[in-house]
Context: one part of a larger RNA
C1' cells in the first nucleotide's frame, strides 16, 4: 500500500407521548389461573381479580357543571367542545452498555525478589612489584629517664599495575553485532572489596550512603484476573435511490463560554379563508441623526477695540502716558461624540385604500438542526482614520451556489444549474496573435512602453483655455556707438576713488547715463549693467487655471509592478455602429414541480437472508462468477443472450430482520 471477507440507531419495558391502521362501544381491555387440542413451539375457550374511561374541583371537610380564592373588585382550574379502550406499525422520549470503537485511570483477588535493592547463613577470589608505622635487639646517651644511630619487623579504607569490579573523556554505531554495544584512553584493585549458591522483606507495600532510585527491557505507585461495554460536554467512523421543502451560526440563563436549557430561524401534520401576510399609495404619529448655528444653554477658544478699577511713570495734583492684571462691554472670525434657538433624507409605528404576489398569514401539535461564522459596502467604537486587526448597526454574497468574468482567485462583477438540442438574443467583459469577436468609424492627448505601482517636492516637457503689459511714435533679442562732469559726496579707514561698512543721494552738461546691476583692484586702473542713439524688422514678456507626460523610484535564484507574444496603438479621453460573449433569455423536445442546495424534516422505492401460502423453473443444466455491444426503468436496479461452473432456485402476496460499504493510524486474511 492494494484486494476480499467481517465492521455502527439494535433490543426490552403493565413505562410516557405523537401519527397511521384495525375491533369494539346503551364503554373498552382481560392478567395469574383453570380447561381442552397439540410432539415441541403453541392455539381455542373460560376467568372481571383489576386498569382505563365515564366530572370536576378544594390542602381538606366538603360542595358539583361547577369548585377553589378574596374584605371586595378580581384571579385559577374546569364545562359548554372536537370521543373512550385495546392491539400492531412507525415517529419520539424515559430506563437499561442504548449507533460503534477509543482512554488515562479507581476499587478487589492473586502471581512476582532466577533482573535489580539490602540484609541473611555458607562458600570462593585477589599476578607482580614499591614504601617500610607499631614493636624488639644491639650500640651510644643519662644520676635515672629522654633522645640518638643500625639491624630485625611487616602495619596501612598506604602507592604503582594485571586478573576481577566500575563506566570518567573521545570516536563509532544510532533501520546498530547491540532496546545503552564496540575501540582507544580513564578509576578502584587487603576492602564501606569482589563473587557463587540456598535464604528472608511484596504494591494502601518492600528496600533505598537518598537519584522519585530499584522491585523481571514495565514505577510519583509492578505485574496479571475480575468489577466493566468503568465515564469520555473529546476526537473519528456511520455502508442503497429518487422526488419536495430547506436552516443557523442570535437573544435569555448556565462553575457557562468549542457543552446545554428555553426562545428565534426549518420542516410535516392540523386550524383558519379575512385585505390575514409581503409589496405599493395616501394619511396620522414616533424621533433628534446628517446638516447647520453662537443674544438658545453647557463648555472650548483667537483677534481688535472701549470702560472703571488696581500697579508703574510723570505733573501745573486739573491731569497725563502706559509692552502689566481683574472684571464689564462692542466688533470681527470660529469649535463639540458625551451643546443644542433649530433639524432634513432614509427609517419605523398604526390606519385606510389598492387585486401586484396569491396563502405567502394566522392556530394547535411532532420531529429537528443551529449557539466557532467569513470577506465586501455603507455608518460608527477600539487601533496608527495600522491590519486578511478587533467590537457593534444596516445590507449583500459565500457558508448550503455550479455557470461567465477578474491570468489563476468561498465572500468582487454578471446571473440562481429539472433533463436533452452541432438552434437563437444577450449580461459582466471584450474583437492584432495565443483565445470566440473590429487590426472598426470620428476628434483629440501622450512619446514617457507613460499605459502595465508610490508621496511631499522639483523641473523653459507638450496641448488648451484665460488675464494683463510692450509695440509700425519700430516693440522683444543680436549688433555698432555711448554710458560724461562737479566728484575720491560725506564719514570711517593704513587705504575706502559707483561697488569693506555707515549716513544723504543732490546739481550740471545732455540722445542718454545711477553718488552706481555684478566681476575686478592693496587702494585707483580695467570689463559689464541700468538708461540712450543707430541698425533691423512684427510681434514680445509676465501671470493664473486645466489635460497628458518627466524626476524624485534601492533587495534578495534571470526576465517577474501588461497572462504571454507583442504594440505607438493593439495606450489614453469623448462619441458612434457592429459583433463575440453565460447552465442568464428565447425555441424545440421530454417533465409538470420555473424543479441549485449543506445540517435537517417529509414522500416514494430498489436491493439481501429467512418464514407462510400460492405458482414454477432445473443435467436438455440451477446457484454463483465472467462478458464494451440487446431491451425496461428518472434512479437503485431488472430483464435476455454468450462463455464458465455442476445442484439447486425464481416469482406474486404478506411477514420477521444478524438489511446495502470507501474511509473508523478500523478487524482478519490474501498478494
Nucleotide at each position: 500500500a492494494c484486494c476480499a471477507a467481517c465492521g455502527a440507531g439494535u433490543u426490552a419495558a403493565u413505562u410516557c407521548u405523537g401519527u397511521a391502521u384495525u375491533g369494539u362501544c346503551u364503554g373498552a381491555c382481560u392478567a395469574a389461573g383453570c380447561u381442552a387440542c397439540u410432539u415441541u413451539c403453541g392455539u381455542a375457550g373460560u376467568g372481571g381479580a383489576g386498569u382505563c374511561a365515564u366530572a370536576g374541583u378544594g390542602a381538606a371537610a366538603g360542595c358539583g357543571a361547577g369548585c377553589c380564592u378574596u374584605a371586595a373588585c378580581g384571579g385559577g382550574c374546569g364545562a359548554c367542545a372536537u370521543g373512550a379502550u385495546a392491539g400492531u406499525g412507525c415517529g419520539g422520549a424515559u430506563u437499561a452498555g442504548a449507533c460503534c470503537c477509543g482512554a488515562a485511570g479507581c476499587c478487589a483477588g492473586g502471581u512476582g525478589a532466577g533482573c535489580u535493592a539490602u540484609u541473611u547463613a555458607u562458600g570462593a577470589g585477589c599476578a607482580g612489584g614499591g614504601u617500610g608505622a607499631a614493636u624488639u635487639u644491639c650500640g651510644a646517651g643519662u644520676a635515672a629517664a629522654a633522645u640518638c644511630g643500625a639491624a630485625a619487623g611487616g602495619a596501612g579504607g598506604c602507592c604503582c599495575g594485571a586478573a576481577c569490579c566500575c563506566a570518567c573523556g573521545a570516536g563509532c554505531c544510532g533501520u546498530g553485532c547491540a532496546a545503552c554495544a564496540c575501540u582507544c584512553g580513564g578509576g578502584g584493585a587487603u576492602g564501606a572489596c569482589u563473587u557463587g549458591u540456598g535464604a528472608a522483606u511484596a504494591g494502601a507495600g518492600g528496600a533505598g550512603a537518598a537519584a522519585u532510585u530499584c522491585c523481571a527491557a514495565u514505577c510519583g505507585a509492578a505485574c496479571u484476573u475480575g468489577g466493566c461495554g468503568a465515564u469520555a460536554g473529546c476526537u473519528g467512523g456511520u455502508u442503497c435511490u429518487u422526488c419536495c421543502c430547506g436552516a443557523a451560526a442570535u437573544a435569555g440563563c448556565u462553575u457557562g463560554a468549542g457543552g446545554g436549557c428555553u426562545a428565534g430561524c426549518g420542516u410535516c401534520c392540523u386550524u383558519u379563508a379575512a385585505a390575514u401576510g409581503a409589496g405599493c399609495a395616501c394619511a396620522a404619529g414616533a424621533g433628534g441623526u446628517a446638516g447647520a448655528g453662537a443674544u438658545a444653554c453647557u463648555g472650548a477658544a483667537u483677534g481688535a477695540g472701549a470702560a472703571u478699577c488696581c500697579g508703574c511713570g510723570g505733573u501745573u495734583c486739573g491731569c497725563c502716558g502706559u509692552a502689566g492684571g481683574c472684571u464689564u462691554c462692542u466688533c470681527a472670525a470660529c469649535c463639540a461624540a458625551a451643546c443644542u434657538c433649530c433639524g432634513a433624507a432614509u427609517u419605523c409605528u398604526u390606519g385606510u385604500g389598492u387585486u401586484u404576489c396569491u396563502u405567502a398569514u394566522c392556530u394547535g401539535g411532532g420531529c429537528a438542526g443551529u449557539c466557532a461564522g467569513a470577506a465586501c459596502u455603507c455608518c460608527g467604537g477600539g487601533g496608527c482614520u495600522a491590519a486578511g486587526c478587533u467590537c457593534g448597526g444596516a445590507g449583500c454574497u459565500c457558508a448550503a451556489a455550479a455557470c461567465g468574468g477578474a491570468a489563476a482567485c468561498a465572500g468582487c462583477c454578471g446571473a440562481g444549474a429539472u433533463c436533452g438540442c452541432a438552434a437563437u438574443c444577450u449580461a459582466a467583459g471584450g474583437u492584432c496573435c495565443c483565445u470566440a469577436a473590429a487590426u472598426u468609424c470620428a476628434u483629440a492627448u501622450u512619446a514617457a512602453g507613460u499605459g502595465g505601482u508610490a508621496a511631499a517636492g522639483g523641473a523653459g516637457g507638450u496641448g488648451a483655455a484665460g488675464u494683463u503689459u510692450c509695440u509700425u511714435a519700430u516693440a522683444c533679442a543680436c549688433c555698432u556707438a555711448g554710458a560724461a562732469g562737479g566728484u575720491u559726496g560725506g564719514c570711517u579707514u593704513a587705504g575706502a576713488a559707483g561697488c569693506a561698512g555707515c549716513c544723504a543721494u543732490c546739481c550740471u552738461u545732455u540722445a542718454a547715463a545711477g553718488a552706481g546691476u555684478g566681476c575686478g583692484u592693496a587702494a585707483c586702473a580695467g570689463c559689464u549693467c541700468a538708461c540712450u542713439a543707430g541698425u533691423c524688422u512684427a510681434g514680445a514678456g509676465a501671470c493664473u487655471u486645466c489635460g497628458c507626460g518627466c524626476c524624485g523610484a534601492a533587495a534578495a535564484u534571470u526576465c517577474a509592478a501588461c497572462g504571454g507574444g507583442g504594440c505607438u496603438a493593439a495606450a489614453u479621453a469623448u462619441g458612434a455602429u457592429a459583433c463575440c460573449g453565460a447552465a442568464g433569455a428565447u425555441g424545440c423536445g421530454a417533465g409538470u414541480g420555473u424543479u441549485g442546495g449543506u445540517a435537517g424534516g417529509g414522500a416514494a422505492g430498489u436491493g439481501u437472508u429467512c418464514c407462510a401460502u400460492g405458482c414454477g423453473c432445473a443435467c436438455u443444466g440451477a446457484a454463483g462468477c465472467g462478458g464494451a455491444a440487446g431491451g425496461c426503468g428518472u434512479g437503485a436496479g431488472c430483464c435476455a443472450c454468450c462463455g464458465u461452473g455442476g445442484a439447486g432456485u425464481g416469482c406474486a402476496u404478506g411477514g420477521a430482520a444478524g438489511u446495502a460499504a470507501g474511509a473508523a493510524u478500523g478487524u482478519u486474511g490474501g498478494u